The RNA shown here (Bacterial RNase P class A) has 393 nucleotides and comes from a Candidatus Azotimanducaceae bacterium.
RNA sequence: GGAGCUGGCCGGGCAGUCGCUGGCGCGCGGGAACCCGUGCGCGGGAGGAAAGUCCGGGCUCCACAGGACGAGGGCGCCAGGUAACGCCUGGGAGGCGCGAGCCUACGGAAAGUGCCGCAGAAAGCAGACCGCCGGCCACCGAAUGGUGUCCGGUAAGGGUGAAAGGGUGCGGUAAGAGCGCACCGCGCAACUGGUAACAGUUGUGGCAGGGUAAACCCCGCCCGGAGCAAGGCCAAAUAGGAAUCCACUGGUGUUGUCCGCACCGGAUUCGGGUAGGCUGCUGGAGGCGUCCGGUGACGGACGCCCUAGAUGAAUGACUGCCGUCGGUGUCGCGCGGGCCCACGGGCUUCGCGGGCGUCGAUCACAGAACCCGGCUUACGGCCAGCUCGUAUU
Numbered sequence: 001g002g003a004g005c006u007g008g009c010c011g012g013g014c015a016g017u018c019g020c021u022g023g024c025g026c027g028c029g030g031g032a033a034c035c036c037g038u039g040c041g042c043g044g045g046a047g048g049a050a051a052g053u054c055c056g057g058g059c060u061c062c063a064c065a066g067g068a069c070g071a072g073g074g075c076g077c078c079a080g081g082u083a084a085c086g087c088c089u090g091g092g093a094g095g096c097g098c099g100a101g102c103c104u105a106c107g108g109a110a111a112g113u114g115c116c117g118c119a120g121a122a123a124g125c126a127g128a129c130c131g132c133c134g135g136c137c138a139c140c141g142a143a144u145g146g147u148g149u150c151c152g153g154u155a156a157g158g159g160u161g162a163a164a165g166g167g168u169g170c171g172g173u174a175a176g177a178g179c180g181c182a183c184c185g186c187g188c189a190a191c192u193g194g195u196a197a198c199a200g201u202u203g204u205g206g207c208a209g210g211g212u213a214a215a216c217c218c219c220g221c222c223c224g225g226a227g228c229a230a231g232g233c234c235a236a237a238u239a240g241g242a243a244u245c246c247a248c249u250g251g252u253g254u255u256g257u258c259c260g261c262a263c264c265g266g267a268u269u270c271g272g273g274u275a276g277g278c279u280g281c282u283g284g285a286g287g288c289g290u291c292c293g294g295u296g297a298c299g300g301a302c303g304c305c306c307u308a309g310a311u312g313a314a315u316g317a318c319u320g321c322c323g324u325c326g327g328u329g330u331c332g333c334g335c336g337g338g339c340c341c342a343c344g345g346g347c348u349u350c351g352c353g354g355g356c357g358u359c360g361a362u363c364a365c366a367g368a369a370c371c372c373g374g375c376u377u378a379c380g381g382c383c384a385g386c387u388c389g390u391a392u393u
């Protein structure tokens, strides 16, 4: 110098001017405490992801005595952390990578059901297509024998497939076969180590009903629903409602008339509720530092700090300096290459770096909306440790 892996950190800085937003203090004006308007001053004002809204909680309302079962959904190696989790940490097993390291829905296939396309003889309480071997018969041949039909044995070999009922080797056999044996793998048991998942050793069983559960399903564990547009308070106009009072006159209906009844009017008060306003609203599983415990996630003690609350929705714009990036000029200032030399050095339109100046860009992803803990996604850099090649010393 190249190609990578893991972890951590930062997200331009300072100053000035003009704004925006909400807080405090003071002044002025208005009305009754107090509030509203306005002016001045002081200090506060986005993120590591504020994002996706995918999980888990707090909080609020609704349902519910409590519990169990069912439906539906989620999760699934072991141990720990946590308020909780599908998150995190540590470990085991399997897989990938030369390696640093990375990935894994990683319970059950002997409860039952389904499926296993194409190919292939056969895909499931396995299977005889070719081949191999044995037998009967027929034909050919002088003959060991050859060819063919049929019957049987055989899962070693070929072929198909993602997958064909352990693998390799030796023995064995008519040919074969865990048929026998050795090693490996697998099942079971005991012991040892480990909290456990699991690992190791020894013994034993010739090896068993192939695969598939991000197929239904079974087993174990967890889960009530909706969400700050939750919820609470104040409350106009208009329309409708209830109560009381007034008017007791008129109108309409009750088949024509009378009585009676009902409705239609006005005023006051009340309750619900809409617009609107206030609240919930930011001090919390909070942050930082030191020490202690723990491999770690994390926990404990002590000290310090308060750090946005907007609601068509503020957190911005400009200027200067520094920083960063890109272009360019200059200085042989450092290293390397080249050239010259009187060996002191000098030159260089070359490469890398540096100093000084100048021009431009001001930069990536992205904007809180009740609040936390995570995950995922987007994105610009910096630092540290480690791995594998290459070259030089």
Stems, first nucleotide, its partner, number of pairs: 002388009012322007020045002023042009047365001051376002054374005059227004072223005077091005092106001093104004107218002112216002114212003129158002131154005137148004166184006185207001186205008231279004241270006250264005286305008323362009333353004337348004
A source record names the gene rnpB. Taxonomically the source falls in Candidatus Azotimanducaceae (Bacteria, Pseudomonadati, Pseudomonadota, Gammaproteobacteria). It matches the Rfam family "Bacterial RNase P class A". About the family: Ribonuclease P (RNase P) is a ubiquitous endoribonuclease, found in archaea, bacteria and eukarya as well as chloroplasts and mitochondria. The RNAcentral record of the sequence draws on ENA. The coordinates come from a structure-prediction model, not an experiment, and the mean pLDDT is 76.